[in-house]
RNA sequence: AGUUGAAAAAGGCAAACUUACCGAAAGGUAAGGACGCAAAGCCGUGAGUCUAAGGCACUUAUGUGCUAUGAUUGUCAGGCUGCCAAU
Repeated sequence: AGUUGAAAAAGGCAAACUUACCGAAAGGUAAGGACGCAAAGCCGUGAGUCUAAGGCACUUAUGUGCUAUGAUUGUCAGGCUGCCAAU
């Protein structure tokens, strides 16, 4: 430096759910909590997925449809960095 994650050690993160707060929502943050994770560390760059405030169209009881500039990195890919062990 490359490849790999079978066993092990030191540690790390924290799904669902609950409470509080933020948000139109999706969702996020904090605390509790552990389903899992070898990048579940960082980056919304591409795809996917979720939402639809605003906008547009159609209706007018108000609602329906479309739309990301919103969200998701614990959906996948890509980029950057990194612990331990084996080789």